[in-house]
Context: one part of a larger RNA
RNA sequence: CGUUAGAGUAUUGAGAGGAGCUCUCCUUAGUACGAGAGGACCGGGAGAGACGCACCUCUGGUGUACCAGUUAUUGUGCCAACAGUAAACGCUGGGUAGCUAAGUGCGGAAGUGAUAACCGCUGAAAGCAUCUAAGUGGGAAGCCAACCUCAAGAUGAGUACUCUCACCGUUUAACGGGUAAGAUCACGGUAAGACUAACCGUUUGAUAGGCAUUAAGUGUAAGUGCAGUAAUGUAUGCAGCUGAGAUGUACUAAUAGAUCGAGG
Numbered sequence: 001c002g003u004u005a006g007a008g009u010a011u012u013g014a015g016a017g018g019a020g021c022u023c024u025c026c027u028u029a030g031u032a033c034g035a036g037a038g039g040a041c042c043g044g045g046a047g048a049g050a051c052g053c054a055c056c057u058c059u060g061g062u063g064u065a066c067c068a069g070u071u072a073u074u075g076u077g078c079c080a081a082c083a084g085u086a087a088a089c090g091c092u093g094g095g096u097a098g099c100u101a102a103g104u105g106c107g108g109a110a111g112u113g114a115u116a117a118c119c120g121c122u123g124a125a126a127g128c129a130u131c132u133a134a135g136u137g138g139g140a141a142g143c144c145a146a147c148c149u150c151a152a153g154a155u156g157a158g159u160a161c162u163c164u165c166a167c168c169g170u171u172u173a174a175c176g177g178g179u180a181a182g183a184u185c186a187c188g189g190u191a192a193g194a195c196u197a198a199c200c201g202u203u204u205g206a207u208a209g210g211c212a213u214u215a216a217g218u219g220u221a222a223g224u225g226c227a228g229u230a231a232u233g234u235a236u237g238c239a240g241c242u243g244a245g246a247u248g249u250a251c252u253a254a255u256a257g258a259u260c261g262a263g264g
Base pairs, nucleotide, nucleotide: 001153005164006163007162008161009160010159011158015150016149017148018147021049022048023047024046025045026044027043033038051107052106053105054104055103059101060100061099062098066094067093068092069091070090071086072085073084074083075082076081113143118138119137120136121135165264167177168176169175182260183259184258185257186202187201188200189199190198207253208252209251210249211248212247213246214245216242217241218240223236224235225234226233227232
C1' cells in the first nucleotide's frame, strides 16, 4: 500500500516445511522344514542405539551476583579488624537465579486410499490354455492423505462474532478538518529481545526499583567473656553476610500529555 466504511477478537486451510531410522532379546518354537547340521515365515511382547523437540524436578556443569579460606604486598598511625592489587575473578573450596547436557520427559507409530515389481479370480480372441483383451482382487520403508509447525499478499486477498457511528467546511473531488471504536507515540517493564518486533503494566496500579519477611547459598561473623605461656579452642550463636528466586507493602518512578484514526 492492497484486501472497497473504520476497528477488535477468534478462526477455515489453498499451499509450504518438518518428521519418516535401525538393531537386539524373549515368546510362538527347537515348532514348520531338513537324513543331519541347522533352523524359520506369520503373530505377540520387552529393551537399546543414533537422531529430533521441549524442559531444569532430579544428577551435574557454568555461575567475573554471593559466602568462606588463604599467600605476597600496599594502605587505614599501631594491635585487632578491614580495604586495594597480584592479566582483565591473585589462588583455592562451595554456590541461588539464569543458561545448559552428560540430566529429565516425549516422538518416529497404528490405521486408511491409489499403486510398483509381483501373486491372483473369472475369461475370450484361439471349442484348449492364458492374471487381460471387457471385467475384478491382493500387494512396498516408496506416492496421496494421516502426525507436528507455519499459513488469506490464497491480489482467488476467505469466514464468524463484537464494537463505532452517519459530524463540520467547501472549489462537490472516495477533497480538507475535528472526532468515534480503536491504535501509535510517550512512560515503567518482561520468563520477549541485536535494533525492530512480541507481550504485560501506566495511580481505578504490584510494572520495575526500594523496604520487610523468606526459599536458598556460604558455613558458626565482629566484639566480648572463658581455657591455654602461645598458636589456638570454646560460649554468646546453625551465627554473620548474601539472597538474580518467592510473598507482601505505594516509599520512589510509571507524571504530564501528544498524534493518527470512519462518514462508506